Record summary
Bacterial RNase P class A from uncultured Thermophilibacter sp., 346 nucleotides, folded computationally. The RNAcentral record of the sequence draws on MGnify. It matches the Rfam family "Bacterial RNase P class A". Rfam describes the family as follows. Ribonuclease P (RNase P) is a ubiquitous endoribonuclease, found in archaea, bacteria and eukarya as well as chloroplasts and mitochondria.

[in-house]
């Protein structure tokens, strides 16, 4: 250094809270019992479980997720495997389908940004001309259209494999070794995938631009919902109206039902219920590399409603950080004082 798991002040003593369980009290109450904020309660980013639209369905638009297998009520999450970067390593991180199906972009440089672009500089050189030299065969320099090539060299994030040879007038996968990508057959593995043989010699990025593929998806929300009391104007005024309207994001279908949109004005903002026994906490046994299943015992730990856990003293000691439930759960994100336990690396 990297990985995981626990705690989150504690102990006593007076005095004072919330709801529950028992008991007394005509009621106001009062008495004893046991319990009462988190690891994240924060963010509202996933998913879900409940409730209602509803007696239901189809489809387009839309929108999420993306390597392979699993686990889980699901998930974008969790495990565990491949494949790629990190790092000396334990480990971490991935927005990990397809670029020849299609449009679309890659500035300046630079010749030139690509389904076939591209010649500036160099490098070969025809016929001809010039000069020299000749052993009269030619030979060497220089110019040099057409051509030949993309090997060298510039530019650049990036130049149609890459390195190093053959051979060539000079060159090139033209060949040839390795390397790397692609096709293909073999072996392993459920897959992703690795790893060998062979083979033409080769097809730039970007999809966290549109877009293709592949799987998934009503909505709306405890301020849903359900019920009790109570009060009032069964108000008004425009406008659509069955070829209509309205039904929980949009449009289309179907199907249900008969009213519906806009303004203004009146009434009730009261009580119970949802609400706390759960996809639950802990403890063992099996099974599984694991996440996590199964199975057996145990245990009930907040339901507040203008909003409960607080006030003094007294010792300890690690001097205590981030910070308080509002219907529940499973994730993921951030925020964070110090302490302790396991394990692996150097």
């Nucleotide at each position: 250094g990297u990985g995981g798991g626990c705690c989150a002040g504690g102990c006593g003593a007076c005095c004072g809270c919330g709801g529950g369980a028992c008991g007394c009290g005509u009621a106001c109450g009062c008495g004893u019992c046991a319990u009462g904020a988190g690891g994240a309660a924060a963010g509202u980013c996933c998913g879900g479980g409940c409730u209602c639209c509803c007696c239901a369905g189809g489809g387009c638009a839309g929108g999420a997720u993306g390597c392979c297998g699993g686990c889980u009520a699901a998930c974008g999450g969790c495990c565990g495997g491949g494949c790629g970067g990190g790092g000396u390593a334990a480990c971490c991180c991935g927005a990990c389908g397809g670029a020849a199906a299609g449009c679309g972009c890659c500035g300046c440089a630079g010749a030139a940004a690509a389904g076939a672009a591209g010649a500036c500089u160099c490098c070969c050189g025809c016929u001809g001309g010039c000069g020299g030299g000749u052993u009269c065969g030619c030979c060497c320099g220089u110019u040099g259209a057409g051509g030949g090539a993309a090997a060298a060299g510039c530019u650049g994030a990036a130049a149609c494999g890459g390195u190093g040879g053959u051979g060539u007038a000079a060159g090139a996968g033209a060949c040839c070794a390795c390397c790397a990508g692609c096709g293909u057959c073999g072996u392993g593995g459920c897959a992703a995938c690795a790893c060998g043989g062979c083979g033409g010699c080769u097809u730039g990025g970007c999809a966290a631009g549109c877009c293709c593929c592949a799987u998934c998806c009503g909505g709306a929300g405890c301020a849903a919902a359900c019920g009790c009391a109570a009060a009032u104007a069964g108000g008004a005024g425009c406008g659509c109206c069955a070829u209509g309207g309205u039904g929980u994001g949009g449009c289309c279908c179907g199907c249900a039902c008969c009213g519906c949109g806009c303004u203004c004005g009146g009434g009730u903002u009261g009580c119970g219920c949802g609400c706390u026994u759960g996809a639950g906490g802990c403890g063992g046994u099996c099974g599984g590399a694991g996440a996590c299943g199964a199975c057996c015992g145990u245990c009930c730990u907040a339901g507040a409603u203008a909003a409960a856990u607080g006030g003094c003293c007294g010792c300890c000691c690690a001097c205590g950080a981030c910070a308080g439930a509002a219907c529940c759960c499973g994730g993921c994100u951030u925020a964070c004082c110090g302490g302790c336990c396991c394990a692996c690396c150097u």